[in-house]
A computed fold for a 349-nucleotide part of an RNA from Solanum chmielewskii, annotated as small-subunit ribosomal RNA, central domain. Rfam family: Bacterial small subunit ribosomal RNA. Its family is annotated with structural constituent of ribosome and ribosome in the Gene Ontology.
Context: one part of a larger RNA
């Protein structure tokens, strides 16, 4: 490069926005770059192919010819792609009216629990385990009922429920703010899709500076068990929380890239319209957007997927090419560091 693949065998970037590029709805013109047709030139000889000739044959040699294709010139065609011009509304967007939501940021408030503190009652045990011990307790513990303080997390509702690009998001209230969906018409008139590079965001752990520290709790130390005990039990540190920065990774998973179109159904749920009904709210029927299950055709190695496709097509993009060596070495970029990203080979089976 040509192919074939990528849920689980190697393989979808964690997610998103966008530049270049690639691709692009429907109608009528223009041009003729791509495309197609004719003709001309050119592409040394040898080689290859065809028809003959000469070595006794053959290989081989010699003579003649042709083709395919490339490039260039010229004359045409105008369906398709492209270009020019004009108009279109179905894609896309915008305006308007509704609507649901743990979407985001900031501030304030709340109750249960836990631990600690101080006094009251009370007086020998508590705690912990498989069993114990370390531990805490007559300097009054544990228990018990009120009081005070602190920090962190928000039971029930709760759902195969909602929402967000993903990471994520749930006590209550307020302020600011992003996006979605539905409904009717107006408006713009292809403004679209994807997206190398680039930007933004990105759980937990970790790092820097400061503040905080109730509970939980690595590393490590002490107590015990055991053949061992680097575990489980007890106590303590970092951390977990907050502010300002950094890191940039996860089984970042639906292990399934994004967009569009098409292809039998069924039972539900969420948001919202219409119809019907009613005093009103449901029920019934139906549209649209999301979401759970089941299944036809089809697909699939099987498991299974199945209008939310892993089906049928098409466009764009990242990636894979036997196992190990190895996500290692070297080098480079980034980082305070930890390390991250790019990423081999020898050798071996």
């Nucleotide at each position: 490069a040509u192919g074939g693949u990528a849920g689980u065998a190697a393989a979808g970037c964690g997610u998103u926005u966008u530049u270049a590029g690639g691709u692009g709805g429907a109608u009528u013109u223009u041009u003729a770059a791509g495309u197609c047709c004719g003709c001309c030139g050119u592409c040394a000889a040898a080689u290859c192919c065809c028809a003959g000739u000469g070595c006794u044959c053959a290989a081989c040699c010699c003579u003649g010819g042709a083709a395919a294709g490339u490039c260039g010139a010229u004359g045409g065609a105008a369906a398709c792609u492209a270009c020019c011009a004009a108009g279109c509304u179905g894609g896309a967007g915008u305006a308007c009216g509704g609507u649901a939501g743990g979407g985001g940021c900031a501030g304030a408030a709340g109750g249960a629990a836990u631990u600690u503190c101080g006094g009251g009652u009370g007086g020998a045990g508590c705690a912990g385990u498989g069993a114990a011990a370390u531990g805490a307790g007559u300097a009054u513990a544990g228990a018990u009922a009120g009081g005070a303080a602190a920090g962190a997390a928000c039971a029930c509702c709760a759902a195969c429920g909602a929402u967000g690009a993903a990471a994520g998001c749930u006590u209550u209230c307020u302020g600011c703010u992003g996006g979605g969906c539905c409904g009717a018409u107006g408006c713009u008139g292809a403004c679209a899709c994807u997206g190398a590079g680039a930007g933004a965001u990105g759980a937990a752990a970790g790092c820097u500076a400061g503040a905080g520290g109730a509970g939980c709790g690595a590393a490590u130390g002490g107590g015990a068990u055991u053949u061992u005990a680097u575990a489980a039990a007890c106590c303590a540190u970092a951390g977990u929380c907050c502010u300002a920065g950094c890191c940039g990774u996860a089984a970042a998973c639906g292990a399934u890239g994004g967009a569009u179109a098409c292809u039998a159904g069924g039972c539900g749920c969420u948001a919202u319209g219409c119809u019907u009904a009613u005093c009103g709210a449901c029920c019934c029927g139906u549209g649209c957007a999301g979401u759970u299950c089941u299944u036809u055709a089809g697909c699939g190695a099987a498991c299974g997927c199945g209008u939310u496709a892993a089906g049928u097509a098409c466009c764009c993009u990242g990636c894979c090419u036997g196992g190990g060596g190895a996500g290692u070495a070297c080098g480079g970029u980034c980082g305070c560091a930890a390390g991250a990203c790019c990423g081999a080979a020898a050798c071996u089976c």